[in-house]
RNA sequence: GUCCUCGUAGUUCAACGGAUAGAACGCAAGGUUGCGGACCUUGUGAUCCAAGUUCGAUUCUUGGCGGGGGCA
Repeated sequence: GUCCUCGUAGUUCAACGGAUAGAACGCAAGGUUGCGGACCUUGUGAUCCAAGUUCGAUUCUUGGCGGGGGCA
């Protein structure tokens, strides 16, 4: 330099172009307990960036940025 691939809560992952973007763990508050742990309830919080296509984009297209890999 070029090609492929990945990028979503704090973390690990879901989401036929139409859901309120979901789950688990975590964290916070409350319950329970003599105090903790465990358990129960409630809450918390995310689509890498910019364009394009579309009635509608996490999803498709282009460019950029970042991680990983192949070739040179």
The RNA shown here (transfer RNA) has 72 nucleotides and comes from Parcubacteria group bacterium GW2011_GWA2_40_23. Model confidence (mean pLDDT): 80 of 100. The sequence was found in a public genome assembly. Its Rfam family is "tRNA".